Background:
Model confidence (mean pLDDT): 82 of 100. Transfer RNA from Lactobacillus sp., 72 nucleotides, folded computationally. The sequence is in RNAcentral, with records from ENA and Rfam. The organism belongs to Lactobacillus, within Bacteria. Its Rfam family is "tRNA". Rfam links the family to the GO term triplet codon-amino acid adaptor activity. It is annotated as a transfer RNA. About the family: Transfer RNA (tRNA) molecules are approximately 80 nucleotides in length.
[in-house]
RNA sequence: GCGCCGCUAGUGUAAUGGAUCGCACGUAAGAUUCCGGUUCUUAAAAUGGCGGUUCGACUCCGCCGUGGCGCA
Numbered sequence: 001g002c003g004c005c006g007c008u009a010g011u012g013u014a015a016u017g018g019a020u021c022g023c024a025c026g027u028a029a030g031a032u033u034c035c036g037g038u039u040c041u042u043a044a045a046a047u048g049g050c051g052g053u054u055c056g057a058c059u060c061c062g063c064c065g066u067g068g069c070g071c072a
Stems, first nucleotide, its partner, number of pairs: 001071007010025004018055001027043005048064005
């Protein structure tokens, strides 16, 4: 330099172009307890960035960023 793959809550991960982006762990509050742990309830928290296509984009396209793999 060229090609391919990935990027979604704090972390690990789901999601045929279509109702409010789900789940687990973690965090916070509450219940329980003499206190803590366990357990239960509730809450906050995410689509790497900028554009494009579309009635509608995590999903498709372009560029950029970042990580990995391969070729030279």